């Protein structure tokens, strides 16, 4: 100065908004039942974290048992068993997409700083 990885996938959390329900208010004479309006409604479906969490897999090294060879050594490869899987700070309550609509979702570990 540069480029490669820093993994997925489920079930949740914080956190999200308003398509369905629900609920609140107003209308249809009253219940029902429609129909409007309300997310400034602590609710239910929904959506959801790279730096949140839990399981499953993957991915790196090891050992150990099979196996073949040019044979104390070297190759793939299948099976078991442990171990790791780190760090992630500001700007930003920035811009841009999705989805009814938003968001710690996607662009994005981006772009800039340290």
């Nucleotide at each position: 100065a540069g480029a490669a990885a820093g993994u997925g996938u489920a079930c949740c959390u914080a956190g999200g908004g308003u398509u369905c329900c629900a609920c609140a208010c107003c209308g249809g004479c009253a219940a029902g039942c429609c129909g409007g309006u309300g997310g400034u409604u602590c609710g239910g479906u929904c959506c959801a974290a790279g730096c949140g969490g839990u399981a499953c897999a993957g991915g790196c090294a090891g050992c150990g048992c099979c196996g073949g060879c040019c044979a104390g050594g070297c190759c793939g490869g299948g099976c078991g068993c442990g171990g790791c899987u780190a760090c992630a700070c500001c700007g930003g309550u920035c811009g841009g997409g999705a989805u009814a609509a938003a968001a710690g979702c996607c662009c994005a570990g981006g772009c800039g700083g340290g």